A computed fold for a 71-nucleotide RNA from Parcubacteria group bacterium GW2011_GWA2_47_8b, annotated as transfer RNA. Rfam family: tRNA. By type it is a transfer RNA.

[in-house]
RNA sequence: GCGGGGUUAGUAUAGUGGCAAUACACCACCUUGCCAAGGUGGAGCUGCGAGUUCGAUUCUCGUACCCCGCU
Numbered sequence: 001g002c003g004g005g006g007u008u009a010g011u012a013u014a015g016u017g018g019c020a021a022u023a024c025a026c027c028a029c030c031u032u033g034c035c036a037a038g039g040u041g042g043a044g045c046u047g048c049g050a051g052u053u054c055g056a057u058u059c060u061c062g063u064a065c066c067c068c069g070c071u
Base pairs, nucleotide, nucleotide: 001070002069003068004067005066006065007064010024011023012022013021018054026042027041028040029039030038047063048062049061050060051059
């Protein structure tokens, strides 16, 4: 330099052109004599920029970082 893949909540990962989900973690409450465990509820996330579209996390382009291969 070229090609391919990945980037979603604090962590690990799903996901689909139409209000983004699960587990653990976190917060509040309930339960308990206390802790743990358990139950209920809650807050928080689509790497960045642009384009297409009524609508983009999804499609397209650029860009940053990580991984793999080629040279």